Molecule: small-subunit ribosomal RNA
Organism: uncultured bacterium
RNA sequence: GAGUUUGAUCCUGGCUCAUGAUGAACGCUGGCGGCGUGCCUAAUACAUGCAAGUCGUACGCGAUUAGAGAGCUUGCUCUUUGAUCGAGUGGCGAACGGGUGAGUAACACGUGGGUAACCUGCCCUAUAGUUGGGAAUACCUAAGGGAAACUUUAGUUAAUACCGAAUAAUGUUAGUGAGAGGCAUCUUUUACUAAAGAAAGCAGCUUUUGCUGCGCUAUUGGAUGGACCUGCGGCGCAUUAGUUAGUUGGUGAGGUAACGGCUCACCAAGACCAGGAUGCGUAGCCGACCUGAGAGGGUGAUCGGCCACAAUGGGACUGAGACACGGCCCAUACUCCUACGGGAGGCAGCAGUAGGGAGUUUUCGGCAAUGGGGGAAACCCUGACCGAGCAACGCCGCGUGAACGAUGAAGGUCUUCGGAUUGUAAAGUUCUGUUGUAAGGGAGUAAUGGCUUCGAGAAUAGAAUGCUCGAGGUUUGAAAGUACCUUACCAGAAAGCCACGGCUAACUACGUGCCAGCAGCCGCGGUAAUACGUAGGUGGCAAGCGUUAUCCGGAAUUAUUGGGCGUAAAGAGUGAGCAGGCGGUCGUUUAAGUCUGAAGUCAAAUGCUGUGGCUCAACCACAGUUCGCUUUGGAAACUGGACGACUAGAGUACGAGAGAAGUAAGCGGAAUUCCAUGUGUAGCGGUGAAAUGCGUAGAUAUAUGGAGGAACACCAGUGGCGAAGGCGGCUUACUAGAUCGAUACUGACGCUCAGUCACGAAAGCGUGGGUAGCAAAUAGGAUUAGAUACCCUAGUAGUCCACGCCGUAAACUAUGAGAACUAGGUGUUUGGGACGACCAAGCGCCGAAGCUAACGCAUUAAGUUCUCCGCCUGGGGAGUACGGUCGCAAGACUGAAACUUAAAGGAAUUGACGGGAGCCCGCACAAGCAGUGGAGCAUGUGGUUUAAUUCGAAGAUACGCGAAGGACCUUACCAGGGCUUGACAUACCGUUUAACACUCUAGAGAUAGAGGAAUAUAUGACGGAUACAGGUGGUGCAUGGUUGUCGUCAGCUCGUGUCGUGAGAUGUUAGGUUAAGUCCUCCAACGAGCGCAACCCUUGUCCUUAGUUACCAUCAUUCAGUUGGGGACUCUAAGGAGACCGCCGGUGUAAACCGGAGGAAGGUGGGGAUGACGUCAAAUCAUCAUGCCCUUUAUGUCCUGGGCGACACACGUGCUACAAUGGUCGGAACAAAGAGCAGCAAACUCGCGAGAGUAAGCGAAUCUCAGAAAACCGAUCUCAGUUCGGAUCGAAGUCUGCAACUCGACUUCGUGAAGCCGGAAUUGCUAGUAAUCGCAGAUCAGCCAUGCUGCGGUGAAUACGUUCCCGGGCUUUGACACACCGCCCGUC
Repeated sequence: GAGUUUGAUCCUGGCUCAUGAUGAACGCUGGCGGCGUGCCUAAUACAUGCAAGUCGUACGCGAUUAGAGAGCUUGCUCUUUGAUCGAGUGGCGAACGGGUGAGUAACACGUGGGUAACCUGCCCUAUAGUUGGGAAUACCUAAGGGAAACUUUAGUUAAUACCGAAUAAUGUUAGUGAGAGGCAUCUUUUACUAAAGAAAGCAGCUUUUGCUGCGCUAUUGGAUGGACCUGCGGCGCAUUAGUUAGUUGGUGAGGUAACGGCUCACCAAGACCAGGAUGCGUAGCCGACCUGAGAGGGUGAUCGGCCACAAUGGGACUGAGACACGGCCCAUACUCCUACGGGAGGCAGCAGUAGGGAGUUUUCGGCAAUGGGGGAAACCCUGACCGAGCAACGCCGCGUGAACGAUGAAGGUCUUCGGAUUGUAAAGUUCUGUUGUAAGGGAGUAAUGGCUUCGAGAAUAGAAUGCUCGAGGUUUGAAAGUACCUUACCAGAAAGCCACGGCUAACUACGUGCCAGCAGCCGCGGUAAUACGUAGGUGGCAAGCGUUAUCCGGAAUUAUUGGGCGUAAAGAGUGAGCAGGCGGUCGUUUAAGUCUGAAGUCAAAUGCUGUGGCUCAACCACAGUUCGCUUUGGAAACUGGACGACUAGAGUACGAGAGAAGUAAGCGGAAUUCCAUGUGUAGCGGUGAAAUGCGUAGAUAUAUGGAGGAACACCAGUGGCGAAGGCGGCUUACUAGAUCGAUACUGACGCUCAGUCACGAAAGCGUGGGUAGCAAAUAGGAUUAGAUACCCUAGUAGUCCACGCCGUAAACUAUGAGAACUAGGUGUUUGGGACGACCAAGCGCCGAAGCUAACGCAUUAAGUUCUCCGCCUGGGGAGUACGGUCGCAAGACUGAAACUUAAAGGAAUUGACGGGAGCCCGCACAAGCAGUGGAGCAUGUGGUUUAAUUCGAAGAUACGCGAAGGACCUUACCAGGGCUUGACAUACCGUUUAACACUCUAGAGAUAGAGGAAUAUAUGACGGAUACAGGUGGUGCAUGGUUGUCGUCAGCUCGUGUCGUGAGAUGUUAGGUUAAGUCCUCCAACGAGCGCAACCCUUGUCCUUAGUUACCAUCAUUCAGUUGGGGACUCUAAGGAGACCGCCGGUGUAAACCGGAGGAAGGUGGGGAUGACGUCAAAUCAUCAUGCCCUUUAUGUCCUGGGCGACACACGUGCUACAAUGGUCGGAACAAAGAGCAGCAAACUCGCGAGAGUAAGCGAAUCUCAGAAAACCGAUCUCAGUUCGGAUCGAAGUCUGCAACUCGACUUCGUGAAGCCGGAAUUGCUAGUAAUCGCAGAUCAGCCAUGCUGCGGUGAAUACGUUCCCGGGCUUUGACACACCGCCCGUC
């Protein structure tokens, strides 16, 4: 820096990621070289080999061998010189080097000091010496023991082995006296006294006199190495708070290299600890390494310093040095040998083995170099070391080719089928040769040292050997014929891994279908997965790439640098106060802190900077550079210490007023309850409604008197007092605190406060009282599905008092205490003030700057600063468990972890919702009218049935809906019979006097066969093969289009500006008004868009124009507007006018409202069309279109018959009725709007009728359908299952049609069911509306139409009003956002 809490936002806060690193491991892959690194686990056990020896110039002996000499038994012995080997005596070394990290929280380590309290082999410097004796012993020989390891006895021998003696300084040690010095013990100078030593060795040279070298003894100083003491520094736990008897100190003694309780005897009672003792856990420490801007955090492999350890535990010996890795002794465990009597061993050395484990190498070469031990030296030894081997374990470097190369090849993948991409990539042409292979050449690491030749120098009386230095020659290489160089050869032998949803660079196809799987976090996968698997492509890194583990970082997420605590986690309930921390003004002094100069130290390596060497780099070399600590000189502002002074902080005295401040005692009235008595009678009480309860044994009510307990109305107030809890009738006593005022006094006496102590509501506990009211528990009555509750009637602890516990609360201002500073306004309490301005102390409200995530806070801070204390570090587990302390108990305080989870949370925003609130509207209610629900029938749906009863629609928003018309067809369903390039489209090939049509035969038909006739078309038909056709098959949750609904509700948005960190807000809110976000006024808003309204159609009035098929007033004419005529009227259909709150009055700022006039019409005149942003994954894949999936002799297609019409039942929508406002019969009026040629059909004739026959007119303002009906006039019926009602059934017919059986309508005659106005519930309608009456049309051969869409006739009632039901709009309040069909708690 990013992701992740939300619909979105800001914040808090955790989780996760990107970086770097590693002694790593695992998966896939693997060409080379250089430099490094390699048991982190079992300090487990170890086979085998090696890792410490050397010296003959310390010593004796033995063996082998060479030379010389002697003897003679001529191949043996002896002597001597040299070489080699062996064990032994002796010296030095073995205490180094190498390994490991078990232990250790310690003077172990780091750093700085001290030793006047110490040691130091080999080495260096200096001084003085090195005389003379003695006694043994290993080896060896002999005899024994034993399996072995080993060992006993006797005898012999040497030394640089061992033991006495001499020597003794101006040296050493000790003591004493005197002097000087220091830091206490002491140091030093001087005088005297006393004590302590050696190898006559070895070698060489001189030729005997000695000299030289190596040794040895004593001493001085140094160097090196060690020992001890000490300041400071670095882990966790306080749920470890007390520890300690040699413990702390002293005196004396012992011991040590040395100080010291190190040890011992005696004496004293101390010592350590909250600045963390003691205990427990963990751990080798450091230079350094990793990370980080740094401060820090983590680590302690390799390299280097120190420490500790050597199977486990203990002990000492030797030695200069050890309490000793490859020494000894003892004990223990384990292993091995054994003749069972005894013995042997210690890889945490180098290799190696087993085991453990995710995991870590060769039983290699060499002493050539560097270093170590021994030696005079040569030289020997050296698993230290130098090298090689194994391992991509890490870092660094190189390569796997380079240039050109388009027809953009083939193949792959994708595709919209055109192409795109892989991709200049390949092929091909030209070139190079790093690396590789082969051949040849070929450094440096080698310097010494030895030997040899020569030269110089110092020392010495003077020379030689010797010593020091120089020059030449000779000799020494494990790695290895390596690095490097040259030549030749061929692009030949050399690329993978991970990822591709976001974070995070990189996308498509197929498979799969919440499966298989992925995943670091968020999260993908339920049929179109850029997230799984595969492929193509792409991105990243590259001999590696990913994963896992661990650490730092990011994380300011433990915050010193650098965080917080009103509401997110977090201020202890409150005070007093010790330790601690912090502290007013002035002066003098000091120099601890502070600042500054110089010196010492801060090992090397590492790091950083520079330069250089390997071809570069890694790597290596050289030079420079540091925190800190210590010593010392200086400064004196600030802090601290000492001393002196001051008064502004703090306090005391005096005066005054306020107060429910506390404790104790006394007193008072009102009310409740109870008791007694009187009056009085049937109820009282209680509730939403009741009941339990009380009451005729007299209640409730009322009056009087009495008893007892508890609490103190009014005053009373964001009024007062108190540290908080808290405190309220009145009086008295005692006690505390605060405030104001003017003066005086003290002189920093102050602030905070861990631990500690005290106080601390209510409830609860203990003991003893008290008990009126109230009231957990409990009982009863209700409510309820239940009701261990809410309501009611009773009622015990308790509430009250005294004493003692408890110690907690949303103990809250969710805001620790103190101090200073930073605009004001206003109210109130107390005090002061000429009762003026105002001053001081409190309690509130509003607001400036500022702060805050926001809300908000704001002189009573959550602002700006200082001091001190407490507390927090994701959510849950959990304030739980264990431990401890307190408590009589209840419980309180302190207070985790395992595990689980990606969030939990704060503030604010927009919506939706609420049986939250406010305002408004609607046939929403109310007021009315007519219905539905009951009957019969029609129709749709469910259910059931069926071979099939095709499918869809499902609250409102499905159900006379798709369907404006299912006998066949339709038809999608069922049964049976057929076809398979197909009933239909396009393309190819072939055939053809075309086929269909017509006739006949078979068949249920599709179809099959036969026949003859004839004209025109060759884009036709038939046959074949393959692409394909076809599908009312699936998915309306993949879609387009269309539609319903909220709702004709008044809303939904945008630009710019402004406000807000932001989501967002404002505008659109507010006050009015409207049918309306309609308009007006105001306003940080100003404008605009989609909606509203208007524009459109129709209807109502008038005018103009035009009069045929319409009309007829006037004039003729007729049976008749029939005809002439007319253009007035009606009407028709074009265009205009008209209505705008325009005018008047009232109200109002205005918009507008109310009333009036005029007008055909008045406040949108009536009706229609018109449906904003969006909601319901609403409906439709069966109107159509369409992605994907499925099917292809079938889910396609053709045909016949059946079904969609079934029927116990349930629901919706309707029709007809139940009658007299009526039925029937007769007479006789008045419409509008439509339709008509495969049509409407007049008139006439026939039929009771449906209708039939014949036929005029009309493609229609002309003809026809066509008689309107209710109404009106008259007659009849007379309240009944009827002259109501017409279902059902019988018979006979008509019409349509290929065909009316399933299954049409209609007519006539007969039949004459239920039904007498309909339970709960429920629907429509506010005027030409409801109700009622008929007419027409679409679809259609006909019709199941009582449906639907239109038309006119007659023509009401009611609306007080908005409390309630339903729906909607606006504003405001809550843990919901899939949005209340939400979310979520408890019990089982």